This is a predicted complex of two RNAs, RNase P RNA and transfer RNA, with 511 nucleotides together. Rfam match: Bacterial RNase P class A. Rfam classes the family as a ribozyme.
RNA sequence: CAGGUUGGCCGGACGGCCGCUGGCGAGGGGGCGAAAGCCGCUCUUGUCCAGAGGAAAGUCUGCACUCCAAAGAGCACGGCGCCGGAGAACAUCCGGGGCGGCGGGCUUGCACCGCAAGCUUAGCUGCCGGAUCGGGCCACAGAAACAAUCCGCCGAAGUCGCAAGACUGGUAAGGGUGAAAAGGUAGGGUAAGAGCCUACCGGCGCAGCCAGCAAUGGCUGCGGCCAGGUAACCCCCGCCGGGAGCAAGGCCAAGCAGGGAUGAUGGAUUUCCAGCUCGCUGGAAAUUCCGGGGGCUGCUCGUCCCCGGGCGCACCAGCGCCGCAGUCCCGGGUAGGCUGCUGGAGGCGCCGGGAGACCGGCGUCCAAGAUAGAUGGUCGUCGGCGUUGGCUUACGCCAGCGUGCACAGAAUGCGGCUUAUAGGCUGACCUGGGGA
RNA sequence: UCCGAUGUCAUUUAAUUGGUAGGAUGCCGCGCUCUGAACGCGGUCGUUGAGGUUCGAGUCCUCACGCCGGAACCA
Numbered sequence: 001c002a003g004g005u006u007g008g009c010c011g012g013a014c015g016g017c018c019g020c021u022g023g024c025g026a027g028g029g030g031g032c033g034a035a036a037g038c039c040g041c042u043c044u045u046g047u048c049c050a051g052a053g054g055a056a057a058g059u060c061u062g063c064a065c066u067c068c069a070a071a072g073a074g075c076a077c078g079g080c081g082c083c084g085g086a087g088a089a090c091a092u093c094c095g096g097g098g099c100g101g102c103g104g105g106c107u108u109g110c111a112c113c114g115c116a117a118g119c120u121u122a123g124c125u126g127c128c129g130g131a132u133c134g135g136g137c138c139a140c141a142g143a144a145a146c147a148a149u150c151c152g153c154c155g156a157a158g159u160c161g162c163a164a165g166a167c168u169g170g171u172a173a174g175g176g177u178g179a180a181a182a183g184g185u186a187g188g189g190u191a192a193g194a195g196c197c198u199a200c201c202g203g204c205g206c207a208g209c210c211a212g213c214a215a216u217g218g219c220u221g222c223g224g225c226c227a228g229g230u231a232a233c234c235c236c237c238g239c240c241g242g243g244a245g246c247a248a249g250g251c252c253a254a255g256c257a258g259g260g261a262u263g264a265u266g267g268a269u270u271u272c273c274a275g276c277u278c279g280c281u282g283g284a285a286a287u288u289c290c291g292g293g294g295g296c297u298g299c300u301c302g303u304c305c306c307c308g309g310g311c312g313c314a315c316c317a318g319c320g321c322c323g324c325a326g327u328c329c330c331g332g333g334u335a336g337g338c339u340g341c342u343g344g345a346g347g348c349g350c351c352g353g354g355a356g357a358c359c360g361g362c363g364u365c366c367a368a369g370a371u372a373g374a375u376g377g378u379c380g381u382c383g384g385c386g387u388u389g390g391c392u393u394a395c396g397c398c399a400g401c402g403u404g405c406a407c408a409g410a411a412u413g414c415g416g417c418u419u420a421u422a423g424g425c426u427g428a429c430c431u432g433g434g435g436a
Numbered sequence: 437u438c439c440g441a442u443g444u445c446a447u448u449u450a451a452u453u454g455g456u457a458g459g460a461u462g463c464c465g466c467g468c469u470c471u472g473a474a475c476g477c478g479g480u481c482g483u484u485g486a487g488g489u490u491c492g493a494g495u496c497c498u499c500a501c502g503c504c505g506g507a508a509c510c511a
Base pairs, nucleotide, nucleotide: 001432002431003430004429005428006427007426008425009424010423012382013381014380015379016378017377018376020051021050022049023048024046025045026044027043028042029041030039031038032037053407057418058417060416061415062414063413064412065245066244067243068242072301073300074299075298077241078240079239080238081237082096083095084094085093086092097128098127099126100125101124102123103121104120105119106118107117108116109115110114129236130235134234135233136230137229138228150175151174152171153170154169157168158167159166160165183201184200185199186198187197188196202226203225204223205222206221207220208219209218210217211216249339250338251337258330259329260328261327262326265323266289267288268287269286270285271284272283273282274281275280276279290308291307292306293305294304309322310321311320312319313318332510333509334508346365347364348363349362350361351360352359353358383405384403385402386401387400388399389398390397391396437507438506439505440504442502443501446461447460448459449458455491462480463479464478465477466476467475484500485499486498487497488496
C1' cells in the first nucleotide's frame, strides 16, 4: 500500500429573524384576607434559562413503582437449564469448555471453469441437564425402525426319507431399502456364521494419577460393555415464578335513572341495659360453630373481610312477600382539572482494582415533561452528496448548478435483547506485495 | 400508552400426534353451440419473511413484518 475479519465512537457545525412548551422574573386582571400579604386562577411580556434518540421503535424480556387485606402452603400451569464470574434482576453481559456449520489459507487428486478429500486457523455463527426410570413417534421404501430372516449362506443337531432332499431349525458375513440397519481391519474359529475368541484402531463405562475453582482435557489400567435417533414430544431432575398494570393508583369537580338475575333466611355461650309475674321477655355488644358471598387465573387447604334483617299467615312444622353484603348483566351520566411525573440501579471527568463484564474512591453537573400531544419554520455561511465544466502526467484542486441531506421522533422510569440506519472517524488482527 | 388475538392460491376455507398442501369460487385454454350463458375436460396461482430444532416444518422454537380487537371514571 492492497484485500479481508472484527470492535468502539460520531451521526451535521455556526449565526440572523419569526414561532411553540416548560421554568424564572416583571406587569395587568381575578380570588382570599381587616391589613400586611398569599394563591397548585388567568392574560401579556422578556438582549433570561432549558427543550428528543442511538435506537425515543418492536413490546421480546428482567426490574422498580402502584393497587389487589397480608403476599401463605401444596398441586396444577408456565419459564429457565454446559462451567465460573458480573449484576437489583434477566431469556442479559464477560471469560472459559464441548459438539456442529460457514468463511479464509495451504496441499493433493480429478482435471482448462470448477469439484472432491485432507490439514490448518484472522475469524464469525448455532446448539448445550437427563435417551441405562418409563411411555410415545420414526412417513415412503424395506423382511425388519430395536432383539429384525425377504433374498442369500449352512445341512453339524432333531423328524421324515434308501438317497437326493424336505421340514423344524441355525446364521446379521454378503445383497437390497432408507436420514438412520446393531462398531472397523486382520487372523483364528465354525456345518455356515457371529466380539464367539485374539491383536490393533474407534466409542462407552469404571478405577487411578496429572492439569484446572469448575465444566472439561490428558495419560495409564481394567471391562467385550458396542442394543439407533428424537426431550425446541410427554416425562424425570434442579432452580425460579401470586395477579394486574401509570387508561396502575390517589385527590377534587361536574352530571344522571334506574332495572334485572343470583343470593344464607342460622344455632350456642358470656357480658351489659330495660321491663316485670324474679327467671323469663326484649334490645345491644363480644366470642365460637354453621351457612352465604368475596378476597387470584384452575383446584385444595389455611387465613382475612363482609353478610345472616323485617312483615304477614300459622298451635308447631313451615309457607308467602319485601329487604340484604356482594357478584354478573342491561340501561344512564361525564369524556374537566391536580397528582403519580421525572434526582435516578443518573450523567461526565480523574485516579485505583480486575483478563473482562464490572466495581470502588474523589470531584463536578441537574439536563424535556407535552396531553391530540411542544422540541419547529425560514434565510445565510461552512460541511456532505450528486452532476457539469476547466486545470493537472496523476493523486487532486477550482468554479457553476442541484439537493436540507440516513433511520427515525419522548408519553411512568430504568437494565437488556432484537430490528431500521446515508455518510464519516478510529483501534486491533490476518493474508499478500514493496521500502528502510 | 398498555394488553390480547391472528396470518394458507386473487377470494373463502381444509390439512389427525411433524410425513407428497386439498376443495369451492375466480382466471386461462379446449370441447359443446349459429353465438353467448350453463355444462364437461385440462391448466394456472399459495403456507407473511428470516434463522434454528429435526432425516423431514404449514405445524415445534426465536426474531421481524402485516392485519384485527379491547380498555377510563361516576351512580